[in-house]
The prediction has a mean pLDDT of 81. Transfer RNA from an Opitutaceae bacterium, 77 nucleotides, folded computationally. It matches the Rfam family "tRNA". Rfam classes the family as a transfer RNA.
RNA sequence: CGGGGCGUAGCUUAGCCUGGUAGAGCGCUACGUUCGGGACGUAGAGGUCGUGGGUUCGAAUCCCACCGCCCCGACCA
Numbered sequence: 001c002g003g004g005g006c007g008u009a010g011c012u013u014a015g016c017c018u019g020g021u022a023g024a025g026c027g028c029u030a031c032g033u034u035c036g037g038g039a040c041g042u043a044g045a046g047g048u049c050g051u052g053g054g055u056u057c058g059a060a061u062c063c064c065a066c067c068g069c070c071c072c073g074a075c076c077a
Base pairs, nucleotide, nucleotide: 001073002072003071004070005069006068007067010026011025012024013023020057028044029043030042031041032040033039050066051065052064053063054062
């Protein structure tokens, strides 16, 4: 330098193809059962969907640029 993949809750991730109320598991908080812990049950909090822009009535999803990480290749040595 060229090509490809990934970025969504604290962690692991679904949803993207085919635009229409942002989800799950674990973790966390409160309560209940227990003397307590663990475990189980109930309820709850937690998201600028990497950044900016564009298209659209409407964007996590489509388009463009950029940033970060990973893989492959080329070049130099």